[in-house]
RNA sequence: GCUCGUCUGGGCGAGGGUAAAUAGUAAUUAGGCCCAGAGCGUCCCGGCUCCUGGUUCGCCGGUCGGGGGUUUAG
Repeated sequence: GCUCGUCUGGGCGAGGGUAAAUAGUAAUUAGGCCCAGAGCGUCCCGGCUCCUGGUUCGCCGGUCGGGGGUUUAG
């Protein structure tokens, strides 16, 4: 220098051609290493569910809209 730890910038850390994780301060949280912003994942609430999948026939799941955006110490 490149790639990766959700995205952008910075930090921290890892890897060597791969995209992962026993790493990334410790504990805690569903909440992903940290800070600012985002709101991808995730969590909560509500509507719909013609067709497809499961079902104990209640739902699960799917989809649409709204909301939250770990916390504490250092």